This is a predicted structure of a 77-nucleotide RNA (transfer RNA) from candidate division WWE3 bacterium RIFCSPLOWO2_01_FULL_39_13. Lineage of the source: Bacteria > Bacteria candidate phyla > candidate division WWE3. The coordinates come from a structure-prediction model, not an experiment, and the mean pLDDT is 80. RNAcentral holds the sequence, with entries from ENA.
């Protein structure tokens, strides 16, 4: 410097060919159960999908550009 691959709730990941309200475990909070906790059962909150454009009736998805992780190659020391 050059390919490539990630970026979507606190956290680890889905999301079909671009389509109706972006979910699902975990973890917080509340209720049931307990003497109590814990486990289990229910239910609830949590989202500017990395940005900043652009296409489009409509974009997590397509397109340009930027960022910041990763892994390979190349240089240089």
């Nucleotide at each position: 410097g050059g390919g490539c691959g990630g970026a979507u709730a606190g956290c680890u990941c889905a999301a079909u060919u671009g389509g109706u309200u972006a979910g699902a475990g975990c973890a917080u909070c509340a209720a049931g159960c307990u003497u109590a906790u814990a486990c289990c059962u229910u239910g609830a909150a949590g989202g500017u999908u990395c940005c900043u454009g652009g296409u489009u009736c409509g974009a997590g998805u397509c397109c340009a550009g930027g960022u910041c992780c990763g892994c390979c190659c190349a240089c240089c020391a």
Rfam family: tRNA. It is annotated as a transfer RNA.